[in-house]
RNA sequence: GCGGUCGUGGCGGAACUGGCAGACGCGCUAGAUUCAGGUUCUAGUGCUCUAACGGGCGUGGAGGUUCAAGUCCUCUCGACCGCA
Numbered sequence: 001g002c003g004g005u006c007g008u009g010g011c012g013g014a015a016c017u018g019g020c021a022g023a024c025g026c027g028c029u030a031g032a033u034u035c036a037g038g039u040u041c042u043a044g045u046g047c048u049c050u051a052a053c054g055g056g057c058g059u060g061g062a063g064g065u066u067c068a069a070g071u072c073c074u075c076u077c078g079a080c081c082g083c084a
Base pairs, nucleotide, nucleotide: 001083002082003081004080005079006078007077010026011025012024019067027045028044029043030042031041032040046057047056048055049054060076061075062074063073064072
């Protein structure tokens, strides 16, 4: 240099054929249980605006197509694999 695979909450990891982003697990927070802890159970857990109701943003980054993009297209950054 060329080709391929991948990049999603704090972590792992889903999302089918473009149609509610974050399922599920771990972790964390609060509560129950306990003398205390562990285990177990219940609820919550991206960021932001709002007193609340609600709203906006968010899939490595920037554009594009589309009513609608994690998914398709272009450029780009990074990791890994292969070829030279």
This is a predicted structure of an 84-nucleotide RNA (transfer RNA) from a Gracilibacteraceae bacterium. Its mean pLDDT, the model's own confidence on a scale to 100, is 81. Taxonomically the source falls in Gracilibacteraceae (Bacteria, Bacillati, Bacillota, Eubacteriales). The sequence was found in a public genome assembly. Rfam family: tRNA. About the family: Transfer RNA (tRNA) molecules are approximately 80 nucleotides in length.